[in-house]
RNA sequence: CCGCUCGAGGGGCGCUGCAGCGGUCAAACCGCGAGGCUCGAGAGGUUCGUCUACCACUGUCAACGGCGCCCAUUCGAU
Repeated sequence: CCGCUCGAGGGGCGCUGCAGCGGUCAAACCGCGAGGCUCGAGAGGUUCGUCUACCACUGUCAACGGCGCCCAUUCGAU
């Protein structure tokens, strides 16, 4: 660095439908479809390098996620 698996980013309902997936010989068309993003962990794969690992201390522990409604949480006002 790459993909895979898992976890987290507080939740619910409805709508649209891009990507993606499936149906279709193909196409049209139909269906599913708004955690697909970010962070972290695990075992692998690939590449590079000679320094790295370990330990200690300090700091920090998020940012974001179409539209509408609702719940939860926090702060403030009445």
Annotation: SAH (S-adenosyl-L-homocysteine) riboswitch aptamer from Larsenimonas rhizosphaerae, 78 nucleotides, folded computationally. Its Rfam family is "SAH (S-adenosyl-L-homocysteine) riboswitch aptamer". For this family Rfam cites "Riboswitches that sense S-adenosylhomocysteine and activate genes involved in coenzyme recycling" (Wang et al., Mol Cell, 2008).